Small-subunit ribosomal RNA, 3' major domain from an uncultured bacterium, 473 nucleotides, folded computationally.
Its Rfam family is "Bacterial small subunit ribosomal RNA". Gene Ontology terms of the family: ribosome and structural constituent of ribosome.
The prediction has a mean pLDDT of 84.
The full RNA is in RNAcentral, with records from ENA and SILVA.
Context: one part of a larger RNA
RNA sequence: UGACGGGGGCCCGCACAAGCGGUGGAGCAUGUGGUUUAAUUCGAUGCAACGCGAAGAACCUUACCUACCCUUGACAUCCUAGGAAUUUCUAAGAGAUUAGGAAGUGCCUUCGGGAGCCUAGAGACAGGUGCUGCAUGGCUGUCGUCAGCUCGUGUCGUGAGAUGUUGGGUUAAGUCCCGUAACGAGCGCAACCCCUAUACUUAGUUGCUAGCAUUUAUGCGCACUCUAAGUAGACUGCCGGUGCUAAACCGGAGGAAGGUGGGGACGACGUCAAGUCAUCAUGGCCCUUAUGGGUAGGGCUACACACGUGCUACAAUGGUAAGUACAGACAGAGGCGAAGCAGCGAUGUGGAGCAAACCUGAGAAAGCUUAUCGUAGUCCGGAUUGGAGUCUGAAACUCGACUCCAUGAAGUUGGAAUCGCUAGUAAUCGCGAAUCAGAAUGUCGCGGUGAAUACGUUCCCGGGCCUUGUACA
Numbered sequence: 001u002g003a004c005g006g007g008g009g010c011c012c013g014c015a016c017a018a019g020c021g022g023u024g025g026a027g028c029a030u031g032u033g034g035u036u037u038a039a040u041u042c043g044a045u046g047c048a049a050c051g052c053g054a055a056g057a058a059c060c061u062u063a064c065c066u067a068c069c070c071u072u073g074a075c076a077u078c079c080u081a082g083g084a085a086u087u088u089c090u091a092a093g094a095g096a097u098u099a100g101g102a103a104g105u106g107c108c109u110u111c112g113g114g115a116g117c118c119u120a121g122a123g124a125c126a127g128g129u130g131c132u133g134c135a136u137g138g139c140u141g142u143c144g145u146c147a148g149c150u151c152g153u154g155u156c157g158u159g160a161g162a163u164g165u166u167g168g169g170u171u172a173a174g175u176c177c178c179g180u181a182a183c184g185a186g187c188g189c190a191a192c193c194c195c196u197a198u199a200c201u202u203a204g205u206u207g208c209u210a211g212c213a214u215u216u217a218u219g220c221g222c223a224c225u226c227u228a229a230g231u232a233g234a235c236u237g238c239c240g241g242u243g244c245u246a247a248a249c250c251g252g253a254g255g256a257a258g259g260u261g262g263g264g265a266c267g268a269c270g271u272c273a274a275g276u277c278a279u280c281a282u283g284g285c286c287c288u289u290a291u292g293g294g295u296a297g298g299g300c301u302a303c304a305c306a307c308g309u310g311c312u313a314c315a316a317u318g319g320u321a322a323g324u325a326c327a328g329a330c331a332g333a334g335g336c337g338a339a340g341c342a343g344c345g346a347u348g349u350g351g352a353g354c355a356a357a358c359c360u361g362a363g364a365a366a367g368c369u370u371a372u373c374g375u376a377g378u379c380c381g382g383a384u385u386g387g388a389g390u391c392u393g394a395a396a397c398u399c400g401a402c403u404c405c406a407u408g409a410a411g412u413u414g415g416a417a418u419c420g421c422u423a424g425u426a427a428u429c430g431c432g433a434a435u436c437a438g439a440a441u442g443u444c445g446c447g448g449u450g451a452a453u454a455c456g457u458u459c460c461c462g463g464g465c466c467u468u469g470u471a472c473a
Stems, first nucleotide, its partner, number of pairs: 001473002003470003007467007015457002019421005026312008034303002042053002064298007073125001077124002079121005086103007107114002127287002130285003136281002138276003141272001143270001148187006154163003167178003193264004198232007207222002211220004235258001238252005314414001318373007330361003335354002340349003380411001385406007427449007
C1' cells in the first nucleotide's frame, strides 16, 4: 500500500422487511448429470453451466458409429499430355462408383496459339470440427451502470509511499458547494444519440370522412385522426421556506410533462491464467493410402434414476354452449394467398388482389350478455393408448406436426427449502416474427385488462467511502 475480520461509523441496492404471484408435490416439454450403447459427436459446470453454443438433429445439417470405397485428393496455385464445353441413354450396385453407347464441335486469334472447362500423370502441396483458450488475436460473460480508477507539476517522507481523492454539507453520481499544501488534468458520471408523453408549422395518397353532391362507391374536401420531416417545450427557469449570503433540500404556481419525466443504446482502470483453437484468425505439436475425402444405414431422440428451466392443471373470480365488442407490432413473390365450393375437422379446390398506409396473413383473446353445470376425481383435468385421416418432404419405421372418433392416468394447491417483481410494473390474456420444406410449451417483440405493498434499515446477501486490528501478500 492492499486484502481480510462472527471490528467500528456513514450510505446504497427487490438485500431484508411489507405485499402479490411462483418453483419445490402431479403429468408432459426441454436441457444437464448418471447409466447404457457400435455410436449415444463436441463444448458450457457456484453466483456468471444446465429451453446454454443450437434463430429450429427424419436425409442433409453432423463433427459420432458400422459397412463399402478414394489417395495430388471434395477445395487452391504451378507443370506435362490429351480433349471443346456440355447434354443424354443402358447395365451392375444400398449408394459412392464402375463398364459401355449416342448427340455435340463453340469464343478470341498476328493461325504459332490463347481464355475457360474436362480427363490422365508427376510432385511441390492440399486437407484436419485433431491437441493446447495455461502460447495467442478477436469477441463475450462477471463484479456493475457499481462510482470509482489515475496522471502532470508542487509539497511531505531516508524510502516503500502519502497528499490531491481526506474533512463539513449535498447528490442517483469523485454530482455540486464550502474548507483545505495543494493547483490543475485525463478515463469514467451526466449531457450530446434513438423511442415515448404535449403543441405548432409544412405536406394530403394508398390515410381521414365533419360537411356537400349524387350513379352507393365515387367525387369535392384535408377540419379531425393519422403518417413523417422540421420546430417549440423542462432549465430548479419562477414564488415561499430551510440552509452558511453556498451547493442543495422541502412545499407551491404555471404546465401535456417537474426536479435524471418513462424506456433504450452506451459498461472506466481492472478482477476471475473466467469462456471460446468447434464462428473466424493464429504460434507450437500431431495425422498424411489417414486423425484427410466420398457414400448408404444407424446415432445425436437410448432410460432404473437425480437436478435445473418451463408448459398444462388440480377448478365455480371456473368449465361448456350461443351471441357480441375493442388492439398494437410484424411478415409476404420459388411468397402472402381472399371470396366461393367440398369436408365434422386437419385440409382440399379455387385463384381475385398484392413487391403492399392500397391486397393478404387476420377470426384478437381475456372482456360483456344469456343459458347450463352445483363441489363431484365431476360437463374439472388432460397424460396415455387403439382406430381412421390431413400436410410437408425422394422418404415420417427408428424419429415430424396437425385433425377426427374412442380411451380418460396422475393431480383436490404441494415438506425442508427457494425465485421474480416497486407501476402501466407484477399477475393475467391473446397476436406477430426470426430460424424454417415440415417441425416451439423455447427465444425475440407487440399490444389488451390491470393490482397489492414499502413502518423501516435491527438482521441475511452484495456493494461504496472513512477508520481500526492483523503470526496474511